A computed fold for a 266-nucleotide RNA from an Armatimonadota bacterium, annotated as Bacterial large signal recognition particle RNA.
The prediction has a mean pLDDT of 82.
The model forms 93% of the base pairs in the Rfam consensus.
It is recorded under the gene name ffs.
Lineage of the source: Bacteria > Bacillati > Armatimonadota.
It matches the Rfam family "Bacterial large signal recognition particle RNA". From the family's description: The signal recognition particle (SRP) is a universally conserved ribonucleoprotein involved in the co-translational targeting of proteins to membranes. It is annotated as a non-coding RNA gene.
[in-house]
C1' cells in the first nucleotide's frame, strides 16, 4: 500500500414548552433522514442523563472535532403604528348653564332716556246693590174601600104602629202627603257681576301725571369669570394585529484546519 473480517461510530438536527436537570412522545422550524414497542391526569433516565428488541453501513468525499461565512425558525428586551378596551383629567377644541362688560350690529329715546316723587289698575278684607238657586211664608189643585168628619138614597136593625137607631156608596169636607204657582216679603247658598262704598297693599307688572335733561336695552355677534359634559384630542394601563431595533439559542448550506482503533493474508 492492497484485500478480507471486526470494533468505535453513524443511520438526522434544532427552538419553545415540560422538568431540579436530561432525552423522548405532542407543537413549531429545517428538509428526506432504518424498523418495532412505551409515553401529557406522561414515558425513560441522572451529568457517560430515553429504555428495550431487531436491521444496515462501517474507519472515511460518508465518523468525530475546531474556526469562519451565510442563516430558516424560536425566545427575551424595546420603539412606533392601527383597531379595541379599562382608568384619569375639564388642559385644547366642541356643546352647554349662570353672571359680568357694553366693542360692533339691531331696537327704544329731545314727539324727552335713566333716575326721583305720585295717582289708578292687577291683589287682599269687609259691607252694599244686582243676578241666580233653595227653603219658608202665601195662593190654587188633588188626596182616606173600612179602621177620618158631615149628610146619608137604597138596603139593614128595632117597634103593632107612629117612630127610633146604626150606617156603605154617591156628594161635601178634611188628615198624612203629592203637584202647580210664588209678584212682593223673610232666611240662606253661589267657581255670578265692564256695579257701588270703605279699608289694606311688601315686591313685581300694566297704565297716567309731575320732575329730570341724555341716555336706555342686552336680542345677535364679541370679550371675560365661575361651573357642567369624558363623544374627541390629551395622559396612563392593557389585548390583538402590523412594522422596526437590540440581544440570545440556532436547523440546513458553504468554506478552511485537525483527529480516528484491532486481527489475518498478500
Nucleotide at each position: 500500500c492492497u484485500g478480507c473480517g471486526c470494533u468505535a461510530a453513524g443511520c438526522g438536527g434544532g427552538g419553545a414548552g415540560c422538568u431540579c436537570g436530561c432525552c423522548g412522545u405532542g407543537c413549531c422550524c429545517u428538509g428526506a433522514a432504518c424498523c418495532c414497542g412505551c409515553a401529557a391526569u406522561c414515558g425513560g433516565c441522572g451529568a457517560u442523563a430515553g429504555c428495550g428488541g431487531g436491521g444496515c453501513u462501517g474507519a472515511a468525499u460518508u465518523c468525530c472535532u475546531c474556526g469562519c461565512c451565510u442563516g430558516c425558525g424560536g425566545g427575551c428586551u424595546u420603539g412606533c403604528c392601527u383597531u379595541g378596551u379599562g382608568g384619569g383629567g375639564a388642559c385644547g377644541g366642541g356643546c352647554u348653564g349662570a353672571c359680568a362688560c357694553a366693542u360692533g350690529g339691531a331696537g327704544c329715546g329731545a314727539a324727552g332716556a335713566a333716575g326721583g316723587c305720585u295717582g289708578g289698575g292687577u291683589c287682599c278684607u269687609g259691607c252694599g246693590c244686582g243676578g241666580u238657586g233653595g227653603c219658608a211664608c202665601a195662593g190654587g189643585g188633588u188626596c182616606a174601600a173600612c179602621c177620618c168628619c158631615g149628610c146619608c138614597a137604597g138596603g139593614c136593625c128595632u117597634g103593632g104602629a107612629a117612630g127610633g137607631g146604626a150606617g156603605c156608596a154617591a156628594c161635601g169636607g178634611u188628615c198624612c202627603g203629592c203637584c202647580c204657582u210664588c209678584a212682593c216679603u223673610g232666611c240662606u247658598g253661589c267657581g255670578c257681576g265692564c256695579c257701588g262704598c270703605a279699608g289694606g297693599g311688601a315686591a313685581a307688572c300694566c297704565u297716567g301725571g309731575c320732575u329730570g335733561g341724555a341716555g336706555c336695552c342686552a336680542c345677535c355677534a364679541g370679550u371675560g369669570u365661575c361651573g357642567g359634559u369624558a363623544a374627541c384630542g390629551c395622559c396612563u394601563g392593557u389585548a390583538a394585529g402590523g412594522c422596526g431595533a437590540g440581544u440570545u439559542c440556532a436547523a440546513a448550506g458553504g468554506u478552511g484546519g485537525g483527529g480516528u482503533g484491532c486481527g489475518c493474508a498478500g